[in-house]
Context: one part of a larger RNA
């Protein structure tokens, strides 16, 4: 490179936005770059292939033809691709009318609980475990009642419920703000899809500076257990967990399943919306759109399974894989304060 693949065997980028590029709806005119067709020139000879002759045969020699799939030039064609002009509305967007939502940011506020402190009552234990001990307590603990302080998290509602591109998002109120959905069909008229680089976001832990610290709690200390116990259990406890600003850029970042479009049996639940029947109105019932689950047929799969939210049938674009170990290592480069991240081999070995 060809070919084959990527749910679980190696393999989908953590996720957006978007540049170049690739690909692109319907009708019609023009053009003729791609494309198709004819002519001309060239594509040396030898060689190759076909065929005739020849050395009595053969290899060989020799004549003719084909081929040389190419390039240049010229005449013609116009279905498709391209270019260009005009138009269309079903793709895409937009207007109008709606309802839903832990989507994001900021400010304010609330109650329960834990802990600490103060005061009252009150007396000898409390706590903890498999059992204990360390620990706390007559300097009055634990229990109970009242008060105060502070930090963090928001029980029930809560739901294979909702929202978000992903990470993720849950007390309440207000302000600012993104997106999706339904109905209508106003307007634009292909404005679309994907997307190498670039750029932004990105759990937890970790890092820098400043604050904060109730509970929990790496490290650490002690008590147990044990042959030992650098653990599991218990008593303490520092970073951290929280806030502000700035880094890091990784995860089993998982649906281990990239994005888009179209098509292909059903059944049943759930969430948001619209319509219909009926009705005073609502519920119930039926239909449609969007999302989210379960079951299941064709099909598919190595099997498991997937099955309109496809892993089915097709097309477009990107990423990635190519035996195990060595190794996500070494070296180099780029990024980072560092930790480390990204890119990413080979020898050797089985």
């Nucleotide at each position: 490179u060809u070919g084959g693949g990527c749910g679980u065997a190696a393999a989908g980028g953590g996720c957006g936005c978007g540049u170049a590029g690739g690909c692109g709806g319907c009708u019609u005119g023009u053009u003729a770059a791609g494309c198709c067709u004819g002519g001309a020139g060239u594509g040396a000879a030898a060689g190759u292939c076909c065929u005739g002759c020849u050395u009595u045969c053969a290899a060989g020699g020799u004549g003719g033809g084909a081929a040389u799939u190419g390039c240049u030039u010229u005449g013609g064609g116009a279905a498709c691709u391209g270019a260009u002009g005009a138009g269309c509305u079903c793709g895409a967007g937009u207007g109008c009318a709606g309802g839903a939502g832990a989507g994001g940011a900021a400010a304010g506020c609330g109650g329960a609980a834990u802990u600490a402190c103060c005061g009252g009552u009150g007396u000898a234990g409390c706590g903890g475990u498999g059992a204990a001990a360390u620990g706390c307590g007559u300097a009055g603990a634990g229990a109970u009642c009242g008060g105060u302080a502070g930090g963090a998290a928001c029980a029930c509602c809560a739901g294979u419920g909702g929202c978000g591109a992903a990470g993720g998002c849950g007390c309440c109120u207000u302000u600012c703000u993104g997106g999706a959905c339904u109905g209508u069909g106003u307007c634009u008229g292909a404005c679309g899809c994907u997307g190498a680089g670039a750029u932004g976001c990105g759990a937890a832990a970790g890092c820098c500076a400043g604050g904060g610290u109730a509970g929990c709690g790496a490290a650490c200390g002690g008590g147990a257990u044990u042959a030992g116990a650098u653990a599991c259990c218990c008593c303490g406890g520092u970073a951290g967990u929280c806030c502000u600003g700035g880094c890091c850029g990784u995860a089993a970042a998982c649906g281990a399943u990239g994005g888009g479009u179209a098509c292909u049996a059903g059944g049943u639940g759930u969430a948001g919306g619209a319509g219909g029947u009926a009705u005073c109105g609502a519920c119930c019932c039926c239909u449609c759109c969007u999302g989210u689950g379960c079951c299941g047929g064709a099909g598919u799969u190595a099997a498991c399974g997937c099955a309109a939210u496809a892993a089915g049938u097709a097309c477009c674009c990107c990423g990635c894989c190519u035996g195990g170990g060595g190794a996500g290592u070494a070296c180099g480069u780029c990024g980072g304060c560092a930790a480390c991240g990204a890119u990413g081999a080979a020898a050797c070995u089985c």
Model confidence (mean pLDDT): 87 of 100. Small-subunit ribosomal RNA, central domain from an uncultured bacterium, 350 nucleotides, folded computationally.